The prediction has a mean pLDDT of 77.
Bacterial RNase P class A from Plasticicumulans lactativorans, 349 nucleotides, folded computationally.
The source organism's lineage runs through Bacteria, Pseudomonadota, Gammaproteobacteria, Candidatus Competibacteraceae and Plasticicumulans.
It matches the Rfam family "Bacterial RNase P class A". Gene Ontology terms of the family: dimeric ribonuclease P complex, ribonuclease P activity and tRNA processing. By type it is a ribozyme.
[in-house]
RNA sequence: GAAGUUGGCCGGGCGAUCGCUGUCCUCACACGGGGGCAGAGGAAAGUCCGGGCUCCGCAGGGCAGGGCGCCAGGUAACGCCUGGGGGGCGUGAGCCCACGGAAAGUGCCACAGAAAAUACACCGCCUAAGCCCGCAAGGGCCGGUAAGGGUGAAAUGGUGCGGUAAGAGCGCACCGCGUUCCUGGCAACAGGAACGGCAGGGAAAACCCCGCUCGGAGCAAGACCAAAUAGGGGGGCGAUACGUGUGGCCCGCACGGCCCCCGGGUAGGUCGCUACAGGCGUCUGGUGACAGGCGUCGCAGAUGAAUGAUCGUCCUCGACAGAACCCGGCUUACAGGCCAACUUCCCCU
Numbered sequence: 001g002a003a004g005u006u007g008g009c010c011g012g013g014c015g016a017u018c019g020c021u022g023u024c025c026u027c028a029c030a031c032g033g034g035g036g037c038a039g040a041g042g043a044a045a046g047u048c049c050g051g052g053c054u055c056c057g058c059a060g061g062g063c064a065g066g067g068c069g070c071c072a073g074g075u076a077a078c079g080c081c082u083g084g085g086g087g088g089c090g091u092g093a094g095c096c097c098a099c100g101g102a103a104a105g106u107g108c109c110a111c112a113g114a115a116a117a118u119a120c121a122c123c124g125c126c127u128a129a130g131c132c133c134g135c136a137a138g139g140g141c142c143g144g145u146a147a148g149g150g151u152g153a154a155a156u157g158g159u160g161c162g163g164u165a166a167g168a169g170c171g172c173a174c175c176g177c178g179u180u181c182c183u184g185g186c187a188a189c190a191g192g193a194a195c196g197g198c199a200g201g202g203a204a205a206a207c208c209c210c211g212c213u214c215g216g217a218g219c220a221a222g223a224c225c226a227a228a229u230a231g232g233g234g235g236g237c238g239a240u241a242c243g244u245g246u247g248g249c250c251c252g253c254a255c256g257g258c259c260c261c262c263g264g265g266u267a268g269g270u271c272g273c274u275a276c277a278g279g280c281g282u283c284u285g286g287u288g289a290c291a292g293g294c295g296u297c298g299c300a301g302a303u304g305a306a307u308g309a310u311c312g313u314c315c316u317c318g319a320c321a322g323a324a325c326c327c328g329g330c331u332u333a334c335a336g337g338c339c340a341a342c343u344u345c346c347c348c349u
Base pairs, nucleotide, nucleotide: 001345002344003343004342005341006340007339008338009337010336012314013313014312015311016310017309018308020039021038022037023036024035025034026033027032041320045331046330048329049328050327051326052325053218054217055216056215060251061250062249063248065214066213067212068211069210070084071083072082073081074080085099086097087096088095089094100209101208105207106206108202109201122149123148124145125144126143130141131140132139133138157175158174159173160172161171162170176198177196178195179194180193181192182191183190184189222271223270224269225268232262233261234260235259236258237257242256243255244254245253276298278297279296280295281294282293283292284291285290
């Protein structure tokens, strides 16, 4: 100097004038007036997970069904986060993983190929043993073979040596695989040793098996107040073995009415609604996620839906984009700018 990797931050600011919402103070009989303070995000988005909170006459047990799936931690909890193990990608910093089980079973592996699990061998190799022909060389039958070649993503462990008629774990060495034990580690696993010629592979993001886990519905939840109307009309079932009870089925439990149709009234107001698993700073512990102590701050609560307009100025010349009960995550979008650490390459000294 160039190219990368990981983490973090900002994402329009300041001033003036008018306007809007909440809250507090004050003036006022009231309508309303004046003043202080505060007023959309890092994703408010997707509605994908997990909860807080509210309600349900059980929320108990089971079946089906759903979720997760290496180990250990964190957390209110999770499908999240942290650390470690294993596998894969990258020169590397780093990144990714839908990561339990194929010796419980079923199904699948196109085409090509002899053959893809009951492996009947296409081209080949051998002619030992046995039979036939031939003077002989040799040829044929029978038989042996899967080392060589071919096909394929994958061919019944791999490489080498010996052995054999030619071969083959047939034997041996090393590697692979399996079993057992030892060492380290909480563990996943890693390393080592001995024994065994040894169940051919892939794939469960196919069914399946195994382990852990799971009430439901949702702020349009729910509570209260006020007002109005028609406590109306019709039908079905019903205590036994019936019916209802917040996903389905069964058992249990509780209750005693339940279901359908027509018609009428109301759709207003208050609460829920923002002080919390809260933010910031610092100390201690921890590799870390995070936990604890101390101090400090209060940071939107609209309801057809509040922050807009104008002017001046600064600059990174403004991207993605607006809360609606709240919080913890994940995922997606993002103009431009800043900071820190690490990696590789080139050049100079």